[in-house]
Small-subunit ribosomal RNA, 5' domain from an uncultured bacterium, 543 nucleotides, folded computationally. Its mean pLDDT, the model's own confidence on a scale to 100, is 82. The full RNA is in RNAcentral, with records from Greengenes and SILVA.
Context: one part of a larger RNA
């Protein structure tokens, strides 16, 4: 000199964009943060209101709504934190003939025939509660059989190539939602209308199976990046082999037996510290230090362990066990996990609102309308940082008054003020502005595809209505009047900037050298000056 997630002191007008628990991975009151689908399925209220009534009640509507339940998909993403981890991590370059991949996408084949349950519901028992037991009824895209098997998978045999692998052939085992919705035709039933049900065709969404793609992931290998030798030897599943097991998959990954190996001064093993990287800061560079925000990867979710479900977890707002802690209890037993967003206590020099909205972007579910979304978009607080603007401009000498200094002549503050003439940024008030951020989805029309079809569905083009948290915000106009807006540090040398008074080795200053003991440009005050400026200094840390 530069930099900072800074803090402290003094001061403080406005705006834009960023940024804000670095400490206790300490404990948490309260609210919200993951739901959705009735176009998978069965059930199914109440309030209100209308009518009738024997005044007990009943019926219609509300409404097949709310609601819970079965089932599907998603809760493995998104969000947080950095405890652990020195290598099961990360970065980079590869390998996988050793592997998996829901949803999406391309192509092929299929979508048949049966069955038994169970929740919800009703009855009933236990319990303070959390909850739970028994009996009865019922549905499905829930569950379980049978048939079919081109191709796929598994084991076996043969042939070629071959330590593995690939190709061809033969026999055995393995699957479907028969579903939902829309349209057309037809048949049956109920009281004509109309509705319901069945069948056929068709469209679409689902479903099964196979081969690819895309995406995501697992595993393996080379190389690279901290300190310490006042850590020199370490290792028994250890190193290798065989048999077996296990995984989606290779492997001591696990197990039995056998052999005695494996690593190490190019630093094993131990100890300390630490998430890693793209990058950030500094520096001419080489390098050094760091890893806040943002992006990628990893690890963790009160502490330790474990598996279940699932395409994917050994799962932050899932389950089980143990522990510590907190809460409820009828003492028998139960409930909980903010390192999600706010917020509280505590720790600390120190770090924000228990805000608005799903309008946009993105995500989950859904055919869609839509619902959910503390992701996100915004607003609030903090000069915490960067950037921009303002605190006025011109004229104005009798160089006013006053302060300070003085050699008493004067000098200086100083065109500074007053005064005169202007301007109107920002702030304030009033008015305009419903700007942009909006596209997509929806409806209508036309054309095309599929189709028996001028149904329906899908695609394309044109048109239409509607949708904004921010926010009456940005921006624009008008009004008035210099009115509301300057401080901080320093002035001995380094280092830009000097005099007076007070003090008298005292009080004090100080980054280094050093000042102060009676004329202190170094202490304190004043006047003046210098530097930076809504900031200025100090402290801390890095280069």
């Nucleotide at each position: 000199g530069a930099a900072c997630g800074a803090a402290c002191g003094c001061u403080g007008g406005c705006g834009g964009c960023g940024u804000g628990c670095c400490u206790a991975a300490c404990a948490c009151a309260u609210g919200c943060a993951a739901g959705u689908c009735g176009a998978g399925c069965g059930c199914g209220a109440a309030a209100g209101u209308c009518c009738c009534u024997u005044c007990g009640g009943g019926g219609g509507u509300g409404a097949g709504u709310a609601g819970a339940g079965c089932g599907g998909c998603g809760g493995a993403c998104g969000g947080g934190u950095g405890a652990g981890u020195a290598a099961u991590a990360c970065a980079u370059a590869g390998g996988u003939a050793a592997u998996c991949u829901a949803c999406c996408u391309u192509c092929g084949a299929g979508c048949u025939u049966g069955g038994g349950a169970u929740a919800a519901c009703c009855c009933u028992g236990c319990g303070a509660a959390a909850g739970u037991g028994g009996g009865g009824c019922u549905a499905a895209u829930a569950c379980c059989g049978g048939a079919u098997a081109a191709g796929a998978c598994c084991a076996c045999g043969u042939a070629a190539u071959u330590a593995u692998u690939u190709u061809a052939c033969g026999g055995g085992g393995u699957a479907a939602a028969a579903g939902g919705u829309g349209g057309c035709u037809u048949a049956u039933u109920u009281u004509u209308u109309a509705a319901a049900u069945g069948a056929g065709c068709u469209a679409u969404c689902a479903c099964u199976u196979g081969a690819g793609g895309a995406u995501g992931a697992g595993c393996c290998u080379g190389u690279g990046g901290c300190c310490u030798a006042u850590c020199a030897g370490c290792u028994u599943g250890u190193u290798g082999g065989u048999g077996g097991g296990g995984u989606a998959a290779g492997a001591g990954c696990c197990u039995a037996c056998c052999a005695a190996g494996g690593c190490u001064a190019u630093g094993a093993c131990g100890g300390g510290u630490a998430g890693c990287u793209g990058g950030u800061c500094u520096g001419a560079g080489a390098g050094g230090a760091c890893g806040a925000c943002u992006a990628g990867c990893c690890a963790c979710a009160c502490u330790g362990g474990g598996a279940c479900u699932g395409a994917g977890a050994c799962a932050c707002g899932g389950c089980c066990c143990a522990g510590a802690c907190u809460c409820c209890u009828a003492c028998g037993g139960g409930a909980g996990g903010c390192a999600g967003c706010a917020g509280u206590g505590g720790g600390g020099a120190a770090u924000a609102u228990u805000g608005g909205g799903c309008a946009a972007u993105g995500g989950g579910c859904g055919a869609a309308a839509g619902c959910c979304u503390g992701a996100c978009c915004c607003a609030g607080c903090g000069a915490c940082g960067c950037c921009g603007c303002g605190u006025g401009g011109g004229c104005g000498a009798u160089g006013a008054a006053g302060g300070c200094c003085u050699u008493c002549g004067g000098g200086u503050c100083g065109u500074a003020a007053a005064g005169c003439c202007c301007u109107g940024u920002c702030a304030u008030g009033c008015g305009g502005a419903a700007a942009g951020a909006a596209c997509g989805a929806c409806c209508c029309u036309g054309c095309g595809a599929c189709g028996c079809a001028u149904a329906a569905u899908c695609g394309c083009a044109g048109g239409g209505a509607g949708u904004g948290a921010c926010g009456g915000u940005a921006c624009c106009g008008c009004a008035g009047g210099a009115g509301g807006a300057a401080g901080c540090a320093c002035c001995g040398g380094c280092u830009a900037a000097c005099u007076c008074c007070g003090u008298g080795c005292c009080a004090g200053c100080a980054g280094c050298c050093g000042c102060g003991g009676u004329a202190a440009u170094a202490c304190g005050g004043a006047g003046g000056g210098u530097g930076c400026a809504a900031g200025c200094g100090u402290u801390g840390u890095u280069c």